[in-house]
This is a predicted complex of two RNAs, RNase P RNA and transfer RNA, with 485 nucleotides together.
RNA sequence: CGAGUCGGCAGGGCGGUCGCGGCGGGUGAGAACUCGUCGAGGAAAGUCCGGACUCCGAAGGGCAGGGUGGUUGCUAACGGCAACCCGGGGCGACCCGCGGGACAGUGCCACAGAAAGCAAACCGCCUGACAGCUCCGUUGGUGCCUCCGGCACCGGCGGGCGCGGCCAGGUAAGGGUGAAACGGUGGUGUAAGAGACCACCAGCACCCCGGGUGACCGGGGUGGCUAGGUAAACCCCACCCGGAGCAAGGUCAAGAGGGAGUCCUCCGGGACUCCUGCGCAGGCGAUCGAGGGCUGCCCGCCCGAGCCUGCGGGUAGGCCGCUAGAGCCUGCCGGCGACGGCAGGCCCAGAUGGAUGACCGCCCCCCGGCCGCGAGGCCGGGGACAGGAUCCGGCUUACAUGCCGGCUCGUCCG
RNA sequence: UCCGCCGUGGUGUAAAGGCAGCACCUCAGAUUUUGGUUCUGAUGGUCCAGGUUCGAUCCCUGGCGGCGGAG
Numbered sequence: 001c002g003a004g005u006c007g008g009c010a011g012g013g014c015g016g017u018c019g020c021g022g023c024g025g026g027u028g029a030g031a032a033c034u035c036g037u038c039g040a041g042g043a044a045a046g047u048c049c050g051g052a053c054u055c056c057g058a059a060g061g062g063c064a065g066g067g068u069g070g071u072u073g074c075u076a077a078c079g080g081c082a083a084c085c086c087g088g089g090g091c092g093a094c095c096c097g098c099g100g101g102a103c104a105g106u107g108c109c110a111c112a113g114a115a116a117g118c119a120a121a122c123c124g125c126c127u128g129a130c131a132g133c134u135c136c137g138u139u140g141g142u143g144c145c146u147c148c149g150g151c152a153c154c155g156g157c158g159g160g161c162g163c164g165g166c167c168a169g170g171u172a173a174g175g176g177u178g179a180a181a182c183g184g185u186g187g188u189g190u191a192a193g194a195g196a197c198c199a200c201c202a203g204c205a206c207c208c209c210g211g212g213u214g215a216c217c218g219g220g221g222u223g224g225c226u227a228g229g230u231a232a233a234c235c236c237c238a239c240c241c242g243g244a245g246c247a248a249g250g251u252c253a254a255g256a257g258g259g260a261g262u263c264c265u266c267c268g269g270g271a272c273u274c275c276u277g278c279g280c281a282g283g284c285g286a287u288c289g290a291g292g293g294c295u296g297c298c299c300g301c302c303c304g305a306g307c308c309u310g311c312g313g314g315u316a317g318g319c320c321g322c323u324a325g326a327g328c329c330u331g332c333c334g335g336c337g338a339c340g341g342c343a344g345g346c347c348c349a350g351a352u353g354g355a356u357g358a359c360c361g362c363c364c365c366c367c368g369g370c371c372g373c374g375a376g377g378c379c380g381g382g383g384a385c386a387g388g389a390u391c392c393g394g395c396u397u398a399c400a401u402g403c404c405g406g407c408u409c410g411u412c413c414g
Numbered sequence: 415u416c417c418g419c420c421g422u423g424g425u426g427u428a429a430a431g432g433c434a435g436c437a438c439c440u441c442a443g444a445u446u447u448u449g450g451u452u453c454u455g456a457u458g459g460u461c462c463a464g465g466u467u468c469g470a471u472c473c474c475u476g477g478c479g480g481c482g483g484a485g
Stems, first nucleotide, its partner, number of pairs: 001410010012363007020039008041385001045396002048394005053245004060299004065241005070084005085099001086097004100236002105234002107230003122175002124171005130165001132163002134160012183201006202226001204223008249320004257276008278312007291303003327346008364383008415484007424438004432468001440456005461477005
């Protein structure tokens, strides 16, 4: 310098004008005005996990259901994080993995292939039987000739490292199919072959030794010769899970309709106060128990006189919960690290149709054009993703641009 | 604050984990003087990323988008 990998940070600055929400002070009868102060994020987002908090009945038992899945730690907890182990990828830094169990059982493995899970014979190889062809030898008969002898045809017997056919069997070495074919290579052996046997190698189970908290790693021995894959298929094992959610939950007020009282009255009614909390229709039910409480089921326990459906009407407001917290910053200490401890300092949104915005100027960054030999100048355009709604820890996703650091590989120079 | 369902050509929909089909649409050709109808043929797809598996529309994880529901 180039290529790469991992991690972290920032995510516009200053000034002016107008404007918004909370809190505190002041003025004011109030509305409001004014002064001070504070006022979104790294993801506030998706709502995917885990908790805090609140309520529900004794969160009781069983079944079902759901979740998690290497080990050791961290943590309030987690499916998160850290370190390590194993497997895979990369020259490497480094990255990826729902990473328990396939001798508990069941299922599945398309097409191709002979055969797909327990064995299996399509071609090939080998043995045997049968009949045939062919060749050789021998022998019998007939015919022909140049009648010694030879040739041809038909038949019998024997034989061939001969040929193809068919049948019975052996064989998993070889061929071919497939993602996967029952260990691999070499030898012995055999009719041909085969872990049938032997040597080496791979792998499995068990035992022993050493290291590690552990997952696991290293070494040695024995065994049988070899065991397919799939559990992100059912399933088995271990561990965890009561449910609902701030519209949780509490509290005050209001309300339609009805009742009672007091007062007024033109006797029709009206006003005020208090109590209750609406009306109509249908269905089920009151110890032969409707319905409800725990929200899938059963058991057990408890409450129990109302409950369900439809139609119509009313109110749909205030306050608390609510923001000081597993809080933030700095320093030191322990730990490889996640993280923990101690000390000091700080207070940092609480809106409720939902406040943090708009405009202008200068600067910064990027892009384009023009001018200039150049440093540079001028003009125009652009500056992300997104926004609290009970809070917190994570995960995931979106993100213009800029900055910093560790490490690896390559090239060059010294 | 919670819950459920869905995503396949342009549209509506199928598909035991084993060659992604069907209908309409579009395009081309034939028929017709031309257009329509009809016939024949063609193009075009599994929301995205990763994983499990020999193999994924289907199974798993995460995301994106849409629809519906509760108080």